[in-house]
RNA sequence: GGGCCGUUGGCGCAGCGGUAGCGCACCUCAUUUGCAAUGAGGGGGUCGCCGGUUCGAAUCCGGCACGGUCCACCG
Numbered sequence: 001g002g003g004c005c006g007u008u009g010g011c012g013c014a015g016c017g018g019u020a021g022c023g024c025a026c027c028u029c030a031u032u033u034g035c036a037a038u039g040a041g042g043g044g045g046u047c048g049c050c051g052g053u054u055c056g057a058a059u060c061c062g063g064c065a066c067g068g069u070c071c072a073c074c075g
Base pairs, nucleotide, nucleotide: 001071002070003069004068005067006066007065010024011023012022013021018055026042027041028040029039030038048064049063050062051061052060
């Protein structure tokens, strides 16, 4: 330098054009002598950044950034 993959709540992931969801974690309540477990309820992200297409974009296109991987180059 080039190819491919990834970037979504604290963490791990799903969603692949129609106003973002699951598990765990967290908070509250119940239960307990207490803790855990269990049950009920709740808060939290506008989707890496910029721009484009579209009536509408996390989802399509371009650029950039970061991470992973492979290839090339270089003493």